Context: one part of a larger RNA
C1' cells in the first nucleotide's frame, strides 16, 4: 500500500457555500469509447509454470504446451458513457397558509443594583459555614421618604418547547430581511448529490482606534485563615465586560457520531401544519420536528435501536502503538498574542 476502522479505545473538518473531480432518475433512438466474443500479429531465447521423457532418484538436463499485456479486424448491443428525442416520481417554481429568542437598524418601557441632591432619624453600619479585622460612619453613615443622573440585563410567561448551517438566539413597538413548513399539482424538465483547493460565517478571552463605565470583576492593595497561604473567605479594585469600526479564527466550537439518498416492528409524550367523521370535548389519519421507551438487527461493552451507532449506495475529511510533540525547522497569515501546516534523533 493492501486491508481495516473513525459514539466512548488512534481518527468526523466548528459550519456552511461553491469550483475542479467523483457519482447520478425513467421511458425511446443511435452510436460502439468502457464491456463481451471470435480471428491474426507481437509476447526473442535462458528462466518461470504444467504434462512427458533421459541420467539408477533427485538436483541438473531435453520436449511440448503455455499466461498477463499491447497492436490489428471482425461481430454483439443487456449494462457504463457519448448524441438525439421525450417523461415527470428527484430537485426547483408559483399560488393559497399558518408557526418561530432566525437576522439588522431605529425608538421608547418598568424593577433592581450603584451615585447625587432634599427631607426624617441617631450611633452604629457591613462582613463570617463558628467568628473576626481590614472598610464605611457624630464633617450625620446604615434605616426610611421625595426628585434626579447613569450603565448594564430583561424576573414572572419559560417548557428534555421553538428558531438558526453552525458559533448562537429570550422585555415591547416598528421598519427592512433570511430559511423552514402545510397545502396544492398551474410551471421547469434531471437542472441532482457529494465537494480537493477557495470562499464566507465562527462563544469566549485578546488585539488597535474612539466612545462608554451602573454592577461585576483577572491583575493589584489590604484584613482573616494557616506551620507557610504568592489561594479558598472578607474589604476594596483596575484592565475587561457595553457600543461603533477593524483584527484574531480558536474551544469539552459535543450528539465527542460528516453530507446526501433509499430501506427496516412498535409504544407514548411534546411542538408546527393538514384531512376525515362527530353537536362539542374529541377520534382517526397524514407531512414536518423535537423527546423517551423498545423488537430485529448491531457493539469489545457500555449502549445504538425509522432523530440508527442496522442493511445498503455515493462524494468528501481522518486514523495506523506511548512519549519526544501538536514541540523544532521551513513556509503562510496576524499588530501582537499566536494561529495553520507538521517532522526527526533518542527512548519504552
Nucleotide at each position: 500500500u493492501u486491508g481495516g476502522g473513525c459514539g466512548u479505545a488512534a481518527a468526523g473538518a466548528g459550519u456552511a457555500c461553491c469550483u475542479a473531480g467523483g457519482c447520478g432518475g425513467u421511458c425511446u433512438g443511435u452510436u460502439a469509447a468502457g464491456c463481451g466474443c471470435a480471428a491474426g500479429g507481437u509476447g526473442a531465447a535462458a528462466g518461470g509454470c504444467a504434462g512427458u521423457g533421459g541420467c539408477u532418484c533427485a538436483a541438473c538436463c531435453a520436449u511440448u504446451g503455455u499466461a498477463a499485456g499491447c497492436c490489428u479486424u471482425g461481430c454483439g448491443a443487456a449494462c457504463u458513457g457519448g448524441c438525439a428525442g421525450a417523461c415527470u416520481u428527484g430537485a426547483g417554481u408559483g399560488c393559497a397558509g399558518g408557526a418561530g429568542a432566525g437576522g439588522a437598524a431605529a425608538g421608547g418601557g418598568a424593577a433592581u443594583u450603584u451615585c447625587c441632591u432634599a427631607g426624617u432619624g441617631u450611633a452604629g453600619c457591613g462582613g463570617u459555614g463558628a467568628a473576626a479585622a481590614u472598610g464605611c460612619g457624630u464633617a450625620g453613615a446604615u434605616a426610611u421618604u421625595a426628585g434626579g443622573a447613569g450603565g448594564a440585563a430583561c424576573a414572572c410567561c419559560g417548557g428534555u418547547g421553538g428558531c438558526g448551517a453552525a458559533g448562537g438566539c429570550g422585555g415591547c413597538u416598528u421598519u427592512c430581511u433570511g430559511g423552514a413548513c402545510u397545502g396544492u399539482a398551474a410551471c421547469u424538465g434531471a437542472c441532482g448529490c457529494u465537494g480537493a483547493g477557495g470562499u464566507a460565517c465562527g462563544a469566549a478571552a485578546g488585539c488597535g482606534u474612539g466612545g462608554g463605565g451602573a454592577g461585576c470583576a483577572a491583575a493589584c492593595a489590604g484584613g482573616a485563615u494557616u506551620a507557610g497561604a504568592u489561594a479558598c473567605c472578607c474589604u476594596g479594585g483596575u484592565a475587561g465586560u457595553c457600543c461603533a469600526c477593524g483584527c484574531c479564527g480558536u474551544a469539552a466550537a459535543c450528539g465527542a457520531u460528516g453530507a446526501g439518498c433509499a430501506c427496516u416492528a412498535g409504544g407514548u409524550g411534546u411542538c408546527g401544519g393538514g384531512a376525515u367523521c362527530g353537536u362539542a370535548g374529541g377520534a382517526u389519519u397524514u407531512c414536518g420536528g423535537u423527546g423517551c421507551c423498545g423488537c430485529a438487527g448491531u457493539u469489545a461493552a457500555c449502549g445504538c435501536a425509522u432523530u440508527a451507532a442496522g442493511u445498503g449506495c455515493u462524494c468528501c475529511g481522518c486514523c495506523u502503538g506511548g512519549g519526544g510533540a501538536g514541540u523544532a525547522c521551513g513556509c503562510a497569515c496576524g499588530c501582537a498574542a499566536g494561529u495553520g501546516u507538521g517532522a526527526a534523533a533518542c527512548u519504552c